The part of an RNA shown here (small-subunit ribosomal RNA, 3' major domain) has 477 nucleotides and comes from Neomicrococcus lactis.
Context: one part of a larger RNA
RNA sequence: UGACGGGGGCCCGCACAAGCGGCGGAGCAUGCGGAUUAAUUCGAUGCAACGCGAAGAACCUUACCAAGGCUUGACAUGGACUAGAUCGCCGCAGAGAUGCGGUUUCCCUUCGGGGCUGGUUCACAGGUGGUGCAUGGUUGUCGUCAGCUCGUGUCGUGAGAUGUUGGGUUAAGUCCCGCAACGAGCGCAACCCUCGUUCUAUGUUGCCAGCACGUUAUGGUGGGGACUCAUAGGAGACUGCCGGGGUCAACUCGGAGGAAGGUGGGGACGACGUCAAAUCAUCAUGCCCCUUAUGUCUUGGGCUUCACGCAUGCUACAAUGGCCGGUACAAAGGGUUGCGAUACUGUGAGGUGGAGCUAAUCCCAAAAAGCCGGUCUCAGUUCGGAUUGGGGUCUGCAACUCGACCCCAUGAAGUCGGAGUCGCUAGUAAUCGCAGAUCAGCAACGCUGCGGGGAAUACGUUCCCGGGCCUUGUACA
Numbered sequence: 001u002g003a004c005g006g007g008g009g010c011c012c013g014c015a016c017a018a019g020c021g022g023c024g025g026a027g028c029a030u031g032c033g034g035a036u037u038a039a040u041u042c043g044a045u046g047c048a049a050c051g052c053g054a055a056g057a058a059c060c061u062u063a064c065c066a067a068g069g070c071u072u073g074a075c076a077u078g079g080a081c082u083a084g085a086u087c088g089c090c091g092c093a094g095a096g097a098u099g100c101g102g103u104u105u106c107c108c109u110u111c112g113g114g115g116c117u118g119g120u121u122c123a124c125a126g127g128u129g130g131u132g133c134a135u136g137g138u139u140g141u142c143g144u145c146a147g148c149u150c151g152u153g154u155c156g157u158g159a160g161a162u163g164u165u166g167g168g169u170u171a172a173g174u175c176c177c178g179c180a181a182c183g184a185g186c187g188c189a190a191c192c193c194u195c196g197u198u199c200u201a202u203g204u205u206g207c208c209a210g211c212a213c214g215u216u217a218u219g220g221u222g223g224g225g226a227c228u229c230a231u232a233g234g235a236g237a238c239u240g241c242c243g244g245g246g247u248c249a250a251c252u253c254g255g256a257g258g259a260a261g262g263u264g265g266g267g268a269c270g271a272c273g274u275c276a277a278a279u280c281a282u283c284a285u286g287c288c289c290c291u292u293a294u295g296u297c298u299u300g301g302g303c304u305u306c307a308c309g310c311a312u313g314c315u316a317c318a319a320u321g322g323c324c325g326g327u328a329c330a331a332a333g334g335g336u337u338g339c340g341a342u343a344c345u346g347u348g349a350g351g352u353g354g355a356g357c358u359a360a361u362c363c364c365a366a367a368a369a370g371c372c373g374g375u376c377u378c379a380g381u382u383c384g385g386a387u388u389g390g391g392g393u394c395u396g397c398a399a400c401u402c403g404a405c406c407c408c409a410u411g412a413a414g415u416c417g418g419a420g421u422c423g424c425u426a427g428u429a430a431u432c433g434c435a436g437a438u439c440a441g442c443a444a445c446g447c448u449g450c451g452g453g454g455a456a457u458a459c460g461u462u463c464c465c466g467g468g469c470c471u472u473g474u475a476c477a
Base pairs, nucleotide, nucleotide: 001477002476003474004473005472007471008470009469010468011467012466013465015461016460019424020423021422022421023420026315027314028313029312030311031310032309033308034306035305042053043052064301065300066299067298068297069296070295073124077123078122079121080120081119082118083117084116088103089102090101091100092099093098106115107114108113126290127289129288130287131286135284136283137279138278139277140275142273147186148185149184150183151182152181153162154161155160166177167176168175192267193266194265195264197235198234199233200232201231202230203229207224208223211222212221213220238261241255242254243253244252245251304443317417321376322375323374324373325372326371327370333364334363335362338357339356343352344351345350383414388409389408390407391406392405393404394403431452432451433450434449435448436447
């Protein structure tokens, strides 16, 4: 100087407390361990692995296994020699890769050759093989915590100290005052995006107040720019104003005005560093290793197994509910190898068909909870839907291993969950649907967004956990 303390002081955080809802019990989905296996590819392992890499494992993917093939190779560049277009089409054998046979067939040229393709050969290719404890890059974490340092000066023999401590204050090393310090840098904040108010400009595909026309009806039509909205550019919030407190400093409390008030809400943004943290399987890369194989092609299988254990979710156990009928209101997205309307058809998944749309125009599209009626009457039930049998639809060469969905039948566990444990402070939790990426299809109940309606509680900081500053002890570094 640090680190540590079941030392002290001050302070903060959904850390506790106060509340609301869960998990832990059941069934299922997904991931992991273990076991199994020819293989069940590999990585991730306290917080910070376990709906994680994977924003899509039937083939492909695919890295794993079995079997069958190839060896300048599936892919790249160059040299030498040599042959010819290559591609394509047909037949046979084969699980296919592939092999054999048949057929069609070049361009430029200074006639030396060149382009393109095949064969032989030489350099080489190739490796999702090893090492993340050789590395770059990227990422997690402490933590959006308020810290981490430097120059000059001063003090100390020196390691170092000071500044950065102290008194206040703040979300903040934020600011003020003081001070052997004076300044500065990386962080904080602001500058960026978005939501909330308003003004100006512009009105199509958007809108429709006023004026007309028309319709069973609809901005449908003429027209209009008022409004909504869209797209740009401004304004607006600064403790600016008033009052109390305060060193009359920073600041804090209350008030006015205001759409918004003290960082207005949310996002992006992550200091010096820590964990030899993660990743050689995104990529790049040193070294080591393989080279008729650890490379590469193909078919089939596996990654989907199942006495069991764990994690994250979904659905429930019902009457604030289930079922049936009618009826209302979003936002944000996606669409040409695409979205697909009206219509017809099927109980349904779907099918036929094809209007419109390269989209503020058309489509996906039905929002759901809600509201209005009816029914059920506390039951393992008209709750719950697992499981299983049968029959279908769609995608796709192909749904056996191993897809999703529909219909009929079946109708399991489950009556609110031990010890324990998790999330959340406001348009939040809880609840209700919608969309998108990936994608032929889909194991999505996942993830990322979007809106609808919409709470309770916070006395307080004694205690648990994590963190910051000062101080103290130490046989630790």
It matches the Rfam family "Bacterial small subunit ribosomal RNA". The full RNA is in RNAcentral, with records from ENA and SILVA. Lineage of the source: Bacteria > Actinomycetota > Micrococcales > Micrococcaceae > Neomicrococcus. The coordinates come from a structure-prediction model, not an experiment, and the mean pLDDT is 84.